Source information: A computed fold for an 88-nucleotide RNA from an uncultured Anaerolineales bacterium, annotated as c-di-GMP-I riboswitch aptamer. Its mean pLDDT, the model's own confidence on a scale to 100, is 90. The sequence was found by an Rfam model in a public genome assembly.
RNA sequence: AAUCGCCAAGGGCAAACCCAGCGAAAGCUGGAGACGCAAAGCUACGGGCCUAAAAUCACACGCUGAUCAUGGUCGCCGAGUUGCCGAA
Numbered sequence: 001a002a003u004c005g006c007c008a009a010g011g012g013c014a015a016a017c018c019c020a021g022c023g024a025a026a027g028c029u030g031g032a033g034a035c036g037c038a039a040a041g042c043u044a045c046g047g048g049c050c051u052a053a054a055a056u057c058a059c060a061c062g063c064u065g066a067u068c069a070u071g072g073u074c075g076c077c078g079a080g081u082u083g084c085c086g087a088a
Base pairs, nucleotide, nucleotide: 004086005085012037013036018031019030020029021028022027035075041081042080043079045078046077047076048073049072050071055067056066057065058064
C1' cells in the first nucleotide's frame, strides 16, 4: 500500500413520526427526532423501483382513462470515485 472488517479508539451519518417551506406528484430542504448504517460520503453511468405535470391517444368530454420521464430514489442493486481505524 492492497485485500479485508474482529476487538477497540476518535468520531460520523440519520429511518419513521412531527413542524415549517418548495413541488402537479414522487420527493426534496431546514428544525426536532433515532430505525439503523463500516462508506447510510459523493456521482443518476447501467439496471430496478416511484411519480405522471406537459404531451399524445381514447372516450361516456368528466378535477375521466391509458401511455410515457425531460422528474425522483445513491438508506434498492451494480459501477466509478474519495475517506477514519488497523486484527487475521